The RNA shown here (small-subunit ribosomal RNA) has 1477 nucleotides and comes from a metagenome. RNAcentral holds the sequence, with entries from SILVA. Its Rfam family is "Bacterial small subunit ribosomal RNA".
[in-house]
């Protein structure tokens, strides 16, 4: 610090996701040790049990026990000491410990104030403590009660209580002086008067000590007040009656509506009151570069609560966690009458939960309470225990060791890898274990240690006791094999898996971390993705439809004052811990300690005066006013006008008219349309007219009149900052729509009819109502768009047009200035497109708005509206995209240009018939397999009777039908032949014969048997492949290097103007060169020349039946080699070019004809069955051998052909002319036989020699005469021939007989442009035999092409695009099904809360007195009084009750839309002119 993900690719926008750090964590797998930390985040849910606050006998009396003493015989009594327990009394219990429910608040934090206050214990200072009195608990006795507990009587003490005295102190009141402060006021000063208020003793032989009372001061602690800060929601906008203030009284330690009486009517709030939701606050902690964001466990400070609610008492302090009273809920005890309790203390338990520990030790240390002290108490605390929960440290060994062992995995079979790893050799002992020693922490001379026999030290034996987790497609470090086969599964995102998965599972190897490692959850970061630092708004999300304008924000020039903001220095504070730096201590580290820094803030003080604010005084450049002439569909109102449409009346006139792509419906003989005249009505204003004008926008158009708003220009006369922008607010606001009343010609939703269509609730046609028009009132929205807020300033130009002014001209000319309106364009900006002085440039000010797509501008709530609906405006859920601009392609029922037997013009076919052949389908034991639009279908197959043959049935074989290596045995082997069984394969038996080298032993080659390693497979996958092939297409295209342009994909070149069959060539051009294609080079054919002459040829000369022979070398022909054609020549056109048109010459003229030759690529095109080949499958079978059958089936459908339907013909007879091929297992002549197929025969020929071989159409005659025929030949019968082992299934041919359909073929469709179509025959391959097929050959030999509108295919340019698997694309909505979340809903059930009324426990305060009563007073006494107790009444008030609202949660038959889902249904709305933009 970035990365992945939208696309075919690109740039941008935008979201999602990842890598980092962290945690009071949890879960999975695993787990050696130690140190330091840390541990119910959930149910402020309920709690068994134990402990957590007591202490003082030096405050007090009594009792018990023990000991001692005295008296006594003893019981016992007395005294002393020690000790124990309860009580009276004192102090503490308000601390310490826990929790975060409540609280949005002076609760907390920071800053000040208290002159408005309190303070026990402690320190210090001053003064004092005199004289008396009456009770009471305990104890004892009696009684009540189950208990808890209580009642009565008698008795007793005090540092308990009371009375009096004293008081230079204090308090209160009154009066005077002074000081401080000054708003109120206060006082440590001073004087006087009046009233009131104190005390306690204990210990000690004593000294003295500890207490007690009053007052002053201090320290520490607390109360109250103040400024500032402190979450979300406006779908919470108004709240408030003790409310705000005053006066007086009360209350408090103290201010104060804190409380009360009276008076006034205030107080808070868009700078967010009130209400609702959520939440303890802070130091800090986590993260981050920082600014920030998140958080508030542990530790520290403050607050809060103590079962829930209320209340007071005591006290220095509480409205009190382990105190009291009352109410409520819950739990427990009960004798049913009544009682008891409060773990949010430490342990522990149940429950809840993903989840959080021991019912431990000790007061040794630190601290607290009490005590004079010893001491007691202390679940505070110090420690130990449990948990890898976190951080830190250590270990699981170290060195050597290559036959690179065995084994695993992989393998191209060579090897590689785990790997110096192991074994093995040597060494060490941290840790663990065992034994021995053994602390600091103790403060203090001694004694005192829970931790703890711990830390630490020494010794011993022995590598011994100790490694896992996750990952390995990219992001992201790390790769192979096997299994699986869109299954099982993985996944953070992209995505992986459909038979070769580095992505699933296992294994090996590797990578990362390591006593841990992964996952999940949450926070920050990355995210500049809420943007202060640091974003945007023309088209990506985003400028309010427009203007006016209050608050607010911002604001021209000059001078002076001030010192609020601002800036600088000093002071105070900002607790400690934490953080940073330096050092120190634990072996190190974590951790701890010491010192320093910082703590961005607030307060205070001193100074500065530029800027800003404020105050004062001026200025004129902003703004406004005045005067002058000017333009204009600016606004509202009134009046007037002509053209057109329609209607009505009348005339003329006759059969149609209207309408459409074409129709029909409609209108019309009751007279339409057409035409003429007149009248009526409503609406809109042709030409002018424009890139024109005006207005804030919406918008505004005939002419005239008056009223009225704004604007620019000119003059530079006035005011003197009066300005800009504006949340809330106000006004205007197209069309449609609504209300009331008019109006209604034309047009025209709805509706009707007619067409179209599969349908047509549409597009088209004919009608037609609201509406459109007017007046008044609503509605308030638009792609209200320039998709561009307003204002001001600055920053090149060229040109168009409107208004005004200035100068100039003969002019209506020309030039200039200001304002407006357009277009082009520079810099600059922009993702690009584009914008560009009318900015989207450079800046300032203010307002509005945006933050992924969908859900959704929806729901709920509020508000406006008569309604329709508008404004405001979410969430659940769901996706990883949605989107902008541009690029390359493809495509278009877009455009332009061009080509092709593409159409057209022609000729002949197919489609109808019969047959042949291939295919589908069906059938079958099998009908083997492949090929399927063009580009499968007379295709693989250039030839299925057996074979072929792959299929079926049956019978055999298993190293196998063929082949190689090794081992073993055998002998030459193979072979020839016979017999038996059998369908054959095969099996059994017999006969026959035997190789080379070597003296020999033996060896070589070979055959067979057995075993083994390889076999074999037309089994699967052409979507794993090679090779070959088809196709677009013989179409003219396809690319590259360098340069240039563009952020980039890409573009340019290759486009343009011409031209061509051609990206062929020329010219131009930011391109210049080049490659694969085109063309040419090759073959063939057409002309000429030269050479070659046999088997070919024959002009001339002989000769023959015959080029037969002699001869000839001219011609034809053959095989070679040359020439020839190049727009070369002339003319026209053209840019003078390329070229093109015509002509000459020429055998041939513009590539002469034909062939071979097939660019980059497309179709996962075809072929695993030609061959080769990866993987998979099979191995007594999916291999192999044999026989028979099948591939030839047959209701039917299609393709390709043959033969025909006849007279341009059939039949018969006669006559003529080819080319190219083939032939020795062959072609086979003549002759003879047969009607014929054919037979016989065998000459000749290894071929320019012989043979196949007859060419046929044609031509010359004869006949038939339009018929299902003398056409046509299918089918069938009989008789034959040929090939072959074999002709039944299932060959070909011949003769005789038979003589079917068919009379020119519907829709549709194919081929062909010249030696072509059409037509006629010939040959060859395959082949024993079998061709209507295929491949070649020659004969005869046409017609037509105006032309490119249309159909099909293709090329180039351009345009649109939501397509890129590329239109066989994409994609929308209803319906049906499943599922998810949400809304509505008669209601139902909870929670919180408001208001009104009721109720009224305990208690404070207050009032009263039937009652009771020790201290003091009066009284001789009785008794009375003061005071107290108690009882009752009153105010206030908790729970509770009734009624009625608000908010909120859950649920609800039914219902509504929405999201998602694989292949469902119906249509085809959008994307191309998407077929109606």
């Nucleotide at each position: 610090a970035g990365a992945g993900u939208u696309u075919g690719a690109u740039c941008c926008u935008a979201g999602c996701u990842c890598a980092g750090g962290a945690u009071g964590a949890a879960c999975g797998c695993u787990g050696g040790c130690g140190g330091c930390g840390u541990g119910u985040u959930u149910a402020a849910g309920g709690c068994a049990u134990g402990c957590a606050a007591g202490u003082c006998g030096u405050a007090c009396g009594a009792a018990g026990u023990u000991u001692u003493g005295u008296a006594g015989c003893a019981a016992u009594a007395c005294a002393a000491a020690a000790u124990u327990c309860a009580g009276u009394g004192g102090c503490a219990a308000a601390c310490g410990g826990g929790u975060g429910a409540g609280u949005a608040a002076c609760a907390c934090a920071u800053u000040g104030g208290u002159a408005a206050c309190c303070u026990a214990c402690c320190u210090u200072c001053a003064a004092g403590a005199c004289a008396g009195g009456g009770a009471u608990a305990g104890c004892u006795c009696u009684c009540c009660g189950a208990a808890a507990g209580g009642a009565g009587a008698a008795u007793u003490a005090a540092u308990a209580c009371c009375u009096g005295a004293u008081g230079g102190a204090c308090a209160u009141g009154c009066g005077g002086g002074g000081a401080c402060a000054u708003a109120a006021g206060u006082c440590a000063u001073u004087c006087g008067c009046a009233u009131g208020u104190a005390a306690a003793g204990c210990c000690g032989c004593a000294a003295g000590g500890c207490g007690c009372u009053u007052g002053g001061a201090g320290a520490g602690g607390g109360g109250c007040c103040u400024a500032u800060g402190u979450c979300u929601g406006a779908u919470u906008a108004g709240c408030u009656a003790g409310u705000u203030g005053g006066u007086g009284a009360g209350g408090u330690a103290a201010u104060g509506g804190c409380c009360c009486a009276c008076c006034a009517a205030g107080g808070c709030u868009u700078c967010g009151a009130u209400c609702a939701g959520u939440a303890g606050c802070a130091g800090g902690c986590g993260u981050g570069a920082g600014a920030g964001c998140g958080u508030g466990a542990c530790c520290u400070g403050c607050c809060u609560c103590a079962c829930u609610g209320g209340g007071a008492c005591u006290g220095a302090g509480a409205c009190a966690c382990u105190g009291c009273c009352c109410a409520g809920a819950c739990u427990c005890c009960u004798a049913c009458g009544g009682g008891a309790g409060g773990c949010u203390g430490c342990a522990g338990u149940c429950a809840a939960g993903a989840a959080u520990c021991u019912u431990c030790c000790a007061c040794a240390a630190u601290g607290g309470g009490c005590g004079a002290a010893a001491g007691c108490c202390u679940g505070a605390u110090g420690g130990a225990g449990c948990g890898a929960c976190g951080c830190c440290g250590c270990g699981u060994g170290c060195a050597g060791g290559a036959u690179g062992a065995a084994g695993g995995c992989c393998u191209u079979c060579g090897g590689g890898u785990c790997g110096u790893a192991a074994a093995c050799u040597g060494c060490u002992u941290u840790u663990a274990u065992a034994g021995g020693g053994g602390a600091c922490g103790a403060a203090u001379u001694a004694g005192u240690g829970a931790c703890g026999g711990u830390a630490c030290c020494c010794u011993a034996a022995g590598a011994a006791u100790a490694a896992g987790a996750g990952g390995u497609u990219g992001c992201u470090a790390a790769c192979u094999c096997u299994g699986u086969g869109c299954c099982a599964g993985c996944a953070g995102c992209a995505g992986c898996g459909g038979u070769a998965a580095u992505a699933c599972a296992g294994a090996g190897a590797c990578c990362u971390c390591a006593a841990g490692u992964g996952u999940u959850a949450u926070c920050c970061g990355g995210a500049u993705u809420u943007a202060u630092u640091g974003g945007g708004c023309g088209u990506a999300a985003a400028g309010c439809g427009u203007c006016c304008g209050c608050a607010g924000a911002u604001u021209g020039u000059u001078u002076g004052a001030c010192g609020g903001g601002u800036u600088a220095g000093g002071g105070g504070u900002u607790a400690a811990a934490a953080c940073c730096c330096a050092g120190u201590g634990c072996u190190u580290a974590a951790c701890a300690c010491u010192g320093g820094g910082g703590u961005u803030g607030c307060c205070u003080u001193u100074a500065a005066a530029a800027c800003u604010a404020u105050c004062a005084a001026a200025c004129u450049a902003g703004a406004g006013g005045g005067u002058g002439g000017a333009a204009g569909a600016g606004u509202g109102g009134a009046g007037c006008g002509g053209a057109a449409u329609u209607g009505c009346a009348g005339g003329u006139g006759u059969a149609g008219u209207c309408g459409u792509a074409a129709u029909a419906a409609g209108c019309g003989u009751u007279g339409a349309u057409a035409u003429c005249u007149g009248c009526a009505a409503g609406a809109a204003c042709a030409c002018c007219a424009a890139a024109g004008g005006c207005g804030a926008a919406g918008g505004c158009a005939g002419c005239u009149c008056a009223c009225u708003g704004g604007u620019a220009c000119a003059c530079u006369u006035c005011u003197g900052a009066c300005a800009u922008u504006c949340a809330u607010g106000g006004a205007c606001g197209a069309a449609a729509g609504c209300g009331u009343g008019g109006g209604g010609a034309g047009c025209a939703a709805a509706c009707a009819g007619g067409a179209u269509u599969a349908g047509a609730u549409a597009c088209c046609c004919u009608g037609g109502u609201a509406g459109u028009c007017c007046a008044c009132g609503c509605c308030c929205u638009a792609a209200a768009c320039a998709a561009u807020g307003c204002a001001u300033a600055c920053u090149a130009g060229a040109u168009u047009u409107g208004a005004g002014c200035c100068a100039u001209u003969c002019a209506g000319u020309u030039g200039g200035c200001u304002c407006g309106u357009g277009c082009c364009g520079g810099a600059g900006c922009u993702a690009a497109c584009g914008c560009g002085u009318u900015a989207a440039g450079u800046a300032u000010g203010c307002c509005g708005c945006c933050u992924g797509g969908g859900g959704a501008g929806u729901a709920c709530g509020g508000u406006c509206g008569c309604a329709a609906g508008g404004c405001u405006g979410a969430a659940a859920c769901u996706c990883a995209a949605a989107g902008g601009a541009a690029u390359u392609g493809g495509c278009g029922g877009g455009g332009g240009c061009c080509c092709g037997c593409a159409c057209a013009a022609g000729c002949g076919g197919u489609g109808g018939a019969g047959c042949a052949u291939g295919u589908g389908g069906u059938u079958c034991a099998a009908u083997u397999c492949g090929a399927c639009g063009c580009a499968a279908c007379g295709c693989g197959a250039a030839g299925a009777a057996c074979c072929u043959u792959a299929c079926c049935u049956g019978g055999g074989c298993u190293c196998g039908a063929a082949c190689g290596g090794c081992a073993u045995u055998u002998c030459a082997a193979c072979g020839u032949u016979c017999a038996u069984a059998g369908a054959a394969a095969u099996a059994u038996g017999g006969a026959u014969a035997u190789c080379c080298c070597g003296c020999a032993a033996g060896g070589g080659a070979g055959u067979a048997u057995u075993g083994u390693c390889g076999a074999g497979g037309u089994g699967c996958u052409g979507c794993a492949u090679g090779g070959c092939u088809g196709u677009c297409g013989u179409c003219a295209g396809c690319u590259c290097g360098u340069g240039u342009c563009g952020u980039g994909a890409g573009a340019u070149g290759u486009u343009g103007g011409g031209u061509u069959a051609a990206g062929u060539c020329c010219c131009g051009c930011a391109a210049c060169a080049a490659g694969c294609g085109c063309a040419a080079c090759c073959c063939u054919u057409g002309c000429c020349c030269u050479g070659u002459u046999u088997u070919g040829c024959c002009a001339u000369c002989a000769u023959u039946a015959a080029g037969u022979u002699g001869g000839g070398a001219a011609c034809u022909a053959u095989c070679a080699g040359g020439g020839g054609a190049c727009c070369g020549c002339c003319a026209g056109c053209g840019a003078u070019a390329a070229g093109u048109u015509g002509g000459a010459g020429g055998a041939a003229g513009g590539u002469g004809g034909g062939g071979a030759u097939g660019a980059c690529g497309u179709c996962a095109a075809g072929u695993c069955a030609u061959c080769a080949u990866g993987g998979c499958c099979u191995u007594u079978a999916u291999g192999u051998c044999c026989a028979g059958g099948g591939c030839u089936a047959c209701a039917c459908a299609c393709g390709u052909g043959c033969u025909a339907c006849a007279a341009u013909g059939g039949a018969c007879g006669g006559u003529a002319c080819a080319g190219a091929g083939c032939g020795c297992u062959g072609c086979g002549a003549a002759g003879c036989c047969g009607c014929g197929a054919g037979g016989u025969g065998g000459a000749g020929c290894u071929a320019a020699u012989c043979g196949c071989a007859a060419a046929a159409a044609a031509c010359c005659g004869u006949u038939c005469u339009c018929a299902g025929u003398u056409c046509g030949g299918a089918u069938u019968g009989c008789a034959g021939g040929c090939u072959g082992c074999a002709a039944c299934u299932c060959g070909c041919c011949u003769g005789c007989a038979u003589g079917a359909a068919g009379c020119u073929g519907g829709a549709a469709u194919c081929g062909c442009u010249a030696g072509u179509a059409a037509u006629g025959g010939c040959a060859g391959a395959u082949c024993a035999g079998c061709a209507u097929g295929c491949u070649g050959c020659c004969g005869u030999g046409a017609a037509u092409a105006c032309g490119u509108u249309c159909c099909c295919g293709g090329g180039c340019c351009u345009u649109g695009u939501a397509c890129a698997c590329a239109c066989c694309g994409c994609c929308c909505g209803u319906c049906a099904c499943a599922u998810c979340a949400c809304g509505a809903a008669a209601g139902u059930g909870g929670g919180u809360u408001g208001u009104a009324c009721u109720a009224g426990a305990a208690g404070u305060c207050u009032g009263u007195g039937c009652g009771c009563u020790a201290a003091c007073c009066a009284g001789c006494a009785a008794u009375g009084g003061a005071g107290g107790c108690c009882a009752c009444g009153g105010c206030c008030c908790a729970a509770g009750g009734u009624a009625u609202g608000a908010c909120u949660c859950a649920u609800g038959a039914u219902u509504g839309g929405g999201g998602u889902g694989a292949a469902g249904u119906c249509g085809u709305a959008a994307c191309a002119a998407g077929g109606u933009a």